The prediction has a mean pLDDT of 87. Predicted 3D model of a 332-nucleotide part of an RNA (large-subunit ribosomal RNA, domain IV) from Ziziphus jujuba var. spinosa. Its Rfam family is "Bacterial large subunit ribosomal RNA". Rfam links the family to the GO terms structural constituent of ribosome and ribosome. Taxonomically the source falls in Ziziphus jujuba (Eukaryota, Embryophyta, Tracheophyta, Magnoliopsida). The RNAcentral record of the full RNA draws on Rfam.
[in-house]
Context: one part of a larger RNA
RNA sequence: UUUUCUCUAAGGAACUCAGCAAAAUAGCCCUGUAACUUUGGGAGAAAGGGUGCCUCCUUGCAAAGGAGAUCACAAUGACCAAGCCCAGACAACUGUUUACCAAAAACAUAGGUCUUCGCAAAGUCGCAAGACAAUGUAUGGGGGCUGACGCCUGCCCAGUGCUUGAAGCUCAAGGAAGUUGGUGACCUGAUAACAGGGGAGCCGACGACUAAAGCCCCGAUGAAAAGUGGCAGUAACUAUAACGGUCUUAAGGUAGUGAAAUUCCUUGUCAGGUAAGUUCCGACCCACACGAAAGGCGUAAUUAUCUGGGCACUAUCUUAGAAAGAGGCUUG
Numbered sequence: 001u002u003u004u005c006u007c008u009a010a011g012g013a014a015c016u017c018a019g020c021a022a023a024a025u026a027g028c029c030c031u032g033u034a035a036c037u038u039u040g041g042g043a044g045a046a047a048g049g050g051u052g053c054c055u056c057c058u059u060g061c062a063a064a065g066g067a068g069a070u071c072a073c074a075a076u077g078a079c080c081a082a083g084c085c086c087a088g089a090c091a092a093c094u095g096u097u098u099a100c101c102a103a104a105a106a107c108a109u110a111g112g113u114c115u116u117c118g119c120a121a122a123g124u125c126g127c128a129a130g131a132c133a134a135u136g137u138a139u140g141g142g143g144g145c146u147g148a149c150g151c152c153u154g155c156c157c158a159g160u161g162c163u164u165g166a167a168g169c170u171c172a173a174g175g176a177a178g179u180u181g182g183u184g185a186c187c188u189g190a191u192a193a194c195a196g197g198g199g200a201g202c203c204g205a206c207g208a209c210u211a212a213a214g215c216c217c218c219g220a221u222g223a224a225a226a227g228u229g230g231c232a233g234u235a236a237c238u239a240u241a242a243c244g245g246u247c248u249u250a251a252g253g254u255a256g257u258g259a260a261a262u263u264c265c266u267u268g269u270c271a272g273g274u275a276a277g278u279u280c281c282g283a284c285c286c287a288c289a290c291g292a293a294a295g296g297c298g299u300a301a302u303u304a305u306c307u308g309g310g311c312a313c314u315a316u317c318u319u320a321g322a323a324a325g326a327g328g329c330u331u332g
Stems, first nucleotide, its partner, number of pairs: 001327004006322003010318002014316001019313001027051005036041001038148001052070001054068005083311007091302001095107002111146007123132003149298004154228002160224001161221001163219001165217001168216001170214001174210002178206006186197004229247003233243001256290001257287001268284003272280001
């Protein structure tokens, strides 16, 4: 000096991001046990008392119980072996996860809802044969979102998406009456070369008309992806604006919650807790930029979650000291 342990006067969280770490609690028996609650819980709540050995009694044995005696600082005498309470946030819960820095409020979940699929199902894999779905059949299978339970889930279909409809418009390949060009037996020019004309057929070009879905169009649909306003004025102090005016939209944010895991200004303001509180709790509402299944608001139980407070306890600290084991270092 490092590390692992043991102990410490007085104080007892003054330490620190944070009681991190340590200490404390602890078994069994008896008494007793609150708010709240989904009536199951909460609960080992909390808070108390007892516990050894010996003698006698009760007793089939043992355990347990009763009466008495007795040693110690100490009787679950060592080991083993819950700290507890209050309040809030999130997630209902048990469960799952970043093998090797994250276990959580993330994922999953039962429940809810939408959508799709009539079986040779939809969906998925495969070039295919084929396989799964399923030796299942809509009380079933696939997909999306939400996430127990309770109270609820407002308005908007203008644009986007999906879906219904078929009257009209537009519209491809293909088909096609017809029009037209070339070639062409043959005819004419004066005989060959050549020039002009030319039936049918063949090869092209144009083509009225015909022609599906789609788009346009008509509707529906938000637990589809989304969206859910301004301005100035007004009441007998002031302030505010129930009220009416005006612009404007598809509709202008309803219930509930709200400085919040969301609030910039902000340590908002008031109240509580403290001697003193940027955190915390309860309110207020001026919501920069909450809001209703990317669910809203509550909620008993649950949690190696996060946050604030208290009791107990302690070398975390005031502030250090001492002992032991194993190393380092120095000397031999």